[in-house]
């Protein structure tokens, strides 16, 4: 790293419209508002590297330092694009033991 097994949270059984239908807290689609963060995705720190005419050091410099700029850079932080919001089911970061 991969595979299977086990565990695994959060948030409206939301409103309206259309269709199907076993006429229901059903199924599918559209739309609106409210929410969740733990598929995925985006953003950021210290730090590292580079650049750097003005400031400081130096007798002085093509040297050193500070500031500034650029790049790289983490998450369970953050955003909420995607995804998700009764139970069941699916998914699920991460974890445990196992196998390769």
């Nucleotide at each position: 790293c991969u595979c299977g097994c086990u565990g695994g949270a959060g948030a409206g059984a939301g409103g309206c419209c259309c269709a199907c239908c076993c006429c229901g807290a059903g199924u599918g689609g559209g739309u609106c508002c409210a929410c969740c963060g733990a598929a995925g995705g985006g953003g950021c720190a210290a730090g590292u590297g580079g650049c750097c005419g003005a400031c400081c050091g130096c007798a002085a410099c093509c040297c050193g330092g500070a500031a500034g700029c650029c790049a790289c850079c983490a998450a369970u932080c953050u955003c909420u694009c995607a995804g998700g919001u009764a139970a069941a089911g699916c998914g699920g970061a991460c974890a445990g033991a196992g196998a390769g």

Notes
RNAcentral holds the sequence, with entries from MGnify. This is a predicted structure of a 100-nucleotide RNA (Glycine riboswitch aptamer) from uncultured Piscinibacter sp. Rfam family: Glycine riboswitch aptamer. About the family: This family represents the bacterial glycine riboswitch. The coordinates come from a structure-prediction model, not an experiment, and the mean pLDDT is 83.